The RNA shown here (small-subunit ribosomal RNA) has 1473 nucleotides and comes from a bacterium. It matches the Rfam family "Bacterial small subunit ribosomal RNA". Rfam links the family to the GO terms structural constituent of ribosome and ribosome.
RNA sequence: AGAGUUUGAUCCUAGCUCAGGACGAACGCUGGCGGCGUGCUUUAGGUAUGCAAGUCGAGCGCUCCUCCGAUUCGGAGGAGAGCGGCAGACGGGUGAGUAACGCGUAGGAACGUACCCUUUGGUGAGGAAUAGCCCCGAGAAAUCGGGGGUAAUACCGCAUAACAUCCACCUUGGUGGAUAAAAGCGAGUAACUUCGCGCCGAAGGAGCGGCCUGCGUCCUAUCAGCUUGUAGGUAGGGUAAUGGCCUACCUAGGCGACGACGGGUAGCUGGUCUGAGAGGACGGCCAGCCACAAGGGCACUGAGACACGGGCCCUACGCCUACGGGUGGCAGCAACCGGGAAUCUUGCGCAAUGGGCGAAAGCCUGACGCAGCGACGCCGCGUGGAGGAUGAAGGCCUUCGGGUUGUAAACUUCUGUGUCCCGAUGUAGUGUCGGGGUAGAAAGCACCAGCAAACUACGUGCCAGCAGCGGCGGUAAUUCGUAGGGUGCGAGCGUUGUCCGGAUUUAUUGGGCGUAAAGGGUUUCGUAGGCGGUCUUCUAAGUUACCUGUUAAAGCCUCUUGCUCAACAGGAGAAAGGCAGGUAAUACUGGAGGACUAGAAGCGGUUCGGGGGUGCUGGAACUGGCGGUGGAGGGGUGAAAUCCAUUGAGAUCGCCAAGAACACCGAGGGCGAAGGCAGGCACCUAGGACUGUUUUGACGCUGAGGAACGAAAGCUAGGGGAGCGAACCGGAUUAGAGACCCGGGUAGUCCUAGCUGUAAACGAUGAACGCUAGCUGGCCGAUCCCUCCGAUUCGGAGGGGAUGGCUGGCGUAAGUUAACACGUUAAGCGUUCCGCCUGGGUAGUACAGCCGCAAGGCUGAAACUCAAAGGAAUUGGCGGGGACCUGCACAACCAGCGGAGCAUGUGGUUUAAUUCGAUACGAAGCGUAGAACCUUACCUGGGCUUGACAUUCAGUCCUCAAUGCUUUUUCCGAAAGGAGAAAGAAUCCUCCGAUUCGGAGGAGGGGCUGGACAGCUGCUGCAUGGUUGUCGUCAGCUCUAGUCGUGAGAUGUUCCCUUAAGUGGGGUAUAGAGCGCAACCCCCAUCCUAUGUUAUCUAUCAUAGGAGACUGCCCCCGGUAAACCCAGGGGAGGAAGGUGGGGAUGACGUCAAAUCAGCAUGGCGCUUAUGUCCAGGGCGACACACAUCCUACAAUGGUCGGUAUAAUGGGUUGCCAAGUCGUAAGGCGGAGCUAAUCCCAUCAAAGCCGGUCUCAGUUCGGAUUGUGGGCUGAAACCCGCCCACAUGAAGCCGGAGUUGGUAGUAAUCGCGGGUCAGCAGACCGCGGUGAAUACGUUCUCAGGUCUUGCACACACUGCCCGUCAAGUCAGCAAAGUCGAGAGGACCCGAAAGUCCGCCCUAGGCGGAACUAAGGUCAGUUCGGCGAUGAGGACUAAGUCGUAACAAGGUAGCCGUACUGGAAGGUGCGGCUG
Repeated sequence: AGAGUUUGAUCCUAGCUCAGGACGAACGCUGGCGGCGUGCUUUAGGUAUGCAAGUCGAGCGCUCCUCCGAUUCGGAGGAGAGCGGCAGACGGGUGAGUAACGCGUAGGAACGUACCCUUUGGUGAGGAAUAGCCCCGAGAAAUCGGGGGUAAUACCGCAUAACAUCCACCUUGGUGGAUAAAAGCGAGUAACUUCGCGCCGAAGGAGCGGCCUGCGUCCUAUCAGCUUGUAGGUAGGGUAAUGGCCUACCUAGGCGACGACGGGUAGCUGGUCUGAGAGGACGGCCAGCCACAAGGGCACUGAGACACGGGCCCUACGCCUACGGGUGGCAGCAACCGGGAAUCUUGCGCAAUGGGCGAAAGCCUGACGCAGCGACGCCGCGUGGAGGAUGAAGGCCUUCGGGUUGUAAACUUCUGUGUCCCGAUGUAGUGUCGGGGUAGAAAGCACCAGCAAACUACGUGCCAGCAGCGGCGGUAAUUCGUAGGGUGCGAGCGUUGUCCGGAUUUAUUGGGCGUAAAGGGUUUCGUAGGCGGUCUUCUAAGUUACCUGUUAAAGCCUCUUGCUCAACAGGAGAAAGGCAGGUAAUACUGGAGGACUAGAAGCGGUUCGGGGGUGCUGGAACUGGCGGUGGAGGGGUGAAAUCCAUUGAGAUCGCCAAGAACACCGAGGGCGAAGGCAGGCACCUAGGACUGUUUUGACGCUGAGGAACGAAAGCUAGGGGAGCGAACCGGAUUAGAGACCCGGGUAGUCCUAGCUGUAAACGAUGAACGCUAGCUGGCCGAUCCCUCCGAUUCGGAGGGGAUGGCUGGCGUAAGUUAACACGUUAAGCGUUCCGCCUGGGUAGUACAGCCGCAAGGCUGAAACUCAAAGGAAUUGGCGGGGACCUGCACAACCAGCGGAGCAUGUGGUUUAAUUCGAUACGAAGCGUAGAACCUUACCUGGGCUUGACAUUCAGUCCUCAAUGCUUUUUCCGAAAGGAGAAAGAAUCCUCCGAUUCGGAGGAGGGGCUGGACAGCUGCUGCAUGGUUGUCGUCAGCUCUAGUCGUGAGAUGUUCCCUUAAGUGGGGUAUAGAGCGCAACCCCCAUCCUAUGUUAUCUAUCAUAGGAGACUGCCCCCGGUAAACCCAGGGGAGGAAGGUGGGGAUGACGUCAAAUCAGCAUGGCGCUUAUGUCCAGGGCGACACACAUCCUACAAUGGUCGGUAUAAUGGGUUGCCAAGUCGUAAGGCGGAGCUAAUCCCAUCAAAGCCGGUCUCAGUUCGGAUUGUGGGCUGAAACCCGCCCACAUGAAGCCGGAGUUGGUAGUAAUCGCGGGUCAGCAGACCGCGGUGAAUACGUUCUCAGGUCUUGCACACACUGCCCGUCAAGUCAGCAAAGUCGAGAGGACCCGAAAGUCCGCCCUAGGCGGAACUAAGGUCAGUUCGGCGAUGAGGACUAAGUCGUAACAAGGUAGCCGUACUGGAAGGUGCGGCUG
């Protein structure tokens, strides 16, 4: 310090989220030690038990006990209750209440003060009681009553009186009068004196406390008015003291937008956390203050209380009870129950510190000091250190080589925090010291896709799950789970919650408002408030400087010290922006005074305009009425119809009536604050501008509230009503049409009077003032100049330049802006004031209040939900947007398809199987260049299991020959396979013995068994390579450098001309380049040269090599700014002329296009089977649908006869001649040919010549079927081809629609080849004959370029709106119901206190007012539940439509009104977004 997240990408706006720190925490997993802290945040809920406030015998009397001397008696000590004194108002707890002089801070005056200190004076002399105690009595108890006697530092008089208070007099002050005290005890002594502790009066101090004031102190205006002791006064009462604190009387005030009153929440502060700071949040521990003590009220005592462990009363709740009555208050310390996510021991001690009492010893002290429990927090330490490679084993991964865990371990050595043991010492307690043993007891948690450090494997398969955000998971998940490894922190680590930060995301520091959220509809009217021109004098409030006081301690900060360090603690210092006081300054602001004229206003003159209001008035048009002419239609639309019309429409002429609106002028021209304003004239009225150094003299600007105005629609009442026209009624359109279109038509539109108060009320731009280059228009005005007219000065008209005001355009310099854009009419630079904004939806909704006759308006939320919503611009894509261009795209022409039969493929169905794939164009005579077996992958059945095939290991056997190989063969079997038999063949090396030869070993080969492995047309083409299709042979696709832009990007590549072409040229912030285009390559057409076998010749021909065409030459016309450019026309030359024809060649990319079944390949799956072998079957089925062919429907034909002319090719497992047989298919035959030689093959057919058929289901057509043959092949049943004879189906030119073709093309005709044993209507080639048409680019389709709009980007097969239906959730309304709070009125009213009265007077009784609690009544505020109702939000694949985004197919939107299943539609006015 930032980061992630809206988009295809970008910039901006804006929200959400993360990384940091913190905590009185909780939860999960884990847990060795110590120090210092800290620990009921919830029920101010209830509490068993123990303790938490007593002490004093040196105030007093008494009782009991012990000891001593001991006869009574005396002395010493102890205990007990009581009288008395002091304390108990502190200490300790809690935060319920309190928004307040409660707290903080700074001050103040009208006060009190026990204990303490200082000073001063006094302490004389008397009296009467009472508790304890004794006796009696009541009661269960608590406790109480009566009688008797007793002491005091208890109580009561008396004396004394400085000071004080009061009164009087004189008055710096003094004098006189009145009033009020006390208590003794101890030590010591023989006693007094003395000393000590007390007591009383007075003054003062310190500390403490009470009271008053300024300032500060949360949210809410959907709380705007509140208040009757209220505000003040007088008098009195009361208090320690001021005061409406209380009472009586008088006055009628007081408070409030600077937020009263009400509601909600909350103890306040020092401080704590966070933050760079300013701030924000918090107020636990510690410290100061306050408040409270079961809820509420009250006083007593006292120096002090309205009193936590005192009292009285009421209430609620407990406990005891003999039922009569009593008793209690843990928010003290422990502890218990309950509540809760959650918070400790019924510990030890008064040793320390502090407190109470006491003269003291001392006693008391759950304050406090310690200990215990809890990783709750902070801090420190440890779980070992050093060496140690075979880089062990194991784990994990692996490309199988290895890598990693990892010096980690083992092992060696060393040390001893801690722990254990022993000893010493010692405390209230923790401890302290010494010795010994042992590496021994001591590591986890989270994370590892990005933010954000850290990666692999397996499992899972949109499941299980994760997730802070965006997001992971649908079979290769670094996001889930596990493991290995790694990263981070470490006795902890994560999660959750909360706060601050990041967040400049409430912006004082430090934001905005044209389009993102945001300028009020307007401001001539203006209140409060804020701000305010020039000069000068005074003042000194603000301001500035200095000084003083204060800002408690603790804390923070600095320095330092003590615990081994640290946390922690001690000491010193610094700081403290605040408040108050004082002094000084006077620039600025303020206040007071004086002056000025530049702001503002007035006055005189000139002038302008649809400014407003009232009245009068005009013509055109529409409509209607009457009359004339006339005679069949009119009207309306995309086309129609409803409608009008022979009862005479429409048309036309005349007259009349009525209402509304004002053509031309007329113009982004004028006026007005805005809304808005238009025929003419008159009147009334308001305003602006210019001009005159004419007046006043800052009179100003803005403006919360407020007032006024305010389009259209709408409302009330009364008129009016021609046209138009919501609703409504018809007609069309349509799937429907509650619309668009058409015919009618009511409110309304108009006027008067009132209401409403909203609009895209917009420049989406508040008002005012000042400053900051320009260019060019329009309107208004005066002066000056010029011209003209009338003319006596003068008046009128026109023109020009400068200046002032208003209003447009351009757009730069600058500047601003996210960009678009703005730019002297600012959105620039500044000042002042107002309004408004703070993510989207919910929602301008609900509730509440105000306004309105209503419609409705103004003000205006939340729950819940989403991670976006949005602005501008960019690149694409798209448009029922535009411009230009191309293509057999359309048009023109030719021939087809779609109808029939058949063939083939596909879908579907069927089947044991009909193997699989392809399946819009771009699948469907496609993979398949050829399924009878094989192929074959499918089905049925039968076999085999290291396997049909490859490599290798171990064991064993053979190599003299076997179960192996070759040949033959037997049995079972359909075969595979199984079980056998016979024969034959078989290598090399070494060693030993050696004559052939034998033995042993090894290599090689083979068999068997076992293990590695093989195998898979099994899955995934959405894991892939390679290959291919398609857009498309379309002209495009990019890069480098430069430049522009914040950026995505742009430029180049746009523009003009041109081209088949991003082809070329010109222009140009671009200059170049690459992949594409073209060319280079191949074939054909012409020529030349060479060669010429297999040829008669080499002319044709074949082979090889070359030439030739290129942007070349000439002329004319045209285009253009021009041309050397372009196209067109013509010519020469040439075989060929403008790319000569054809082929090969396919840019960047698109379609998760196709293919795991051609091949390769990751992963997954099968392994006596999903492998492999065999037989048979199937791939050939058949109601049907589609696609592609073939053959036809005939006479441009069929058939018969005759006759002419090709090219490409193929051939030894082959082509096969002659000859011959057969009607034929074919057979026999065998010449020739490894091919320019021979053969297929005399190679053709259409063609031509002639005959016949004569328009018919035929001499067309040939399907189907029968019989008989031929060929191939182990084998033609399923299931081949051919021949002959016979049979002779549909079909007579094909609906909607649709295909191909622009020339040697279409059409038509045959031939060859590959595949192949055989099988061609398919495919690939070859030649023969050989057309028609193209005006042209409006339309269809496809494509290209530019431009425009966009809410699209999976990109229009896009996006998206509303009703309805289903589920879930939260809120609103709601008959009612329940609860809580604060009051009001009235009733009743305890104890205590106050007042009054009476009496038997330390008291008792009675009464009165006030009053807590309680009750009744009517309201009010808040909340819970609530049948039902209306809307909202959300939820992969529901229904209906298509509203919006493109001209979204009727431009959209705003306000309003009506209307409709719904989006919506229509009317009126407005806006351009």
Background
The RNAcentral record of the sequence draws on SILVA.